Record summary: RNAcentral holds the sequence, with entries from MGnify. The RNA shown here (transfer RNA) has 67 nucleotides and comes from a marine eukaryotic metagenome. Its mean pLDDT, the model's own confidence on a scale to 100, is 80. Rfam family: tRNA. Rfam classes the family as a transfer RNA.

RNA sequence: GGGAGUAGCUCAGUGGAUAGAGCAGCGGUUUUCUAAACCGUUGGUCGGGAGUUCGAAUCUCCCCUCC
Numbered sequence: 001g002g003g004a005g006u007a008g009c010u011c012a013g014u015g016g017a018u019a020g021a022g023c024a025g026c027g028g029u030u031u032u033c034u035a036a037a038c039c040g041u042u043g044g045u046c047g048g049g050a051g052u053u054c055g056a057a058u059c060u061c062c063c064c065u066c067c
Stems, first nucleotide, its partner, number of pairs: 002067004008023004016054001025041005047063005
């Protein structure tokens, strides 16, 4: 100098209204039982701070961690 940091994990979201998906977890249906399948559901200071803006996960600056 470049890239990355968003749910327990893997990731999407590149200014707009309540932040999402899959897997995992929990509950249910089904099954002799387990698994699978299906339905429902929980879970987020968006790495930290400041700034810009009517509005920031998103733009700017500083810091931290990883490659």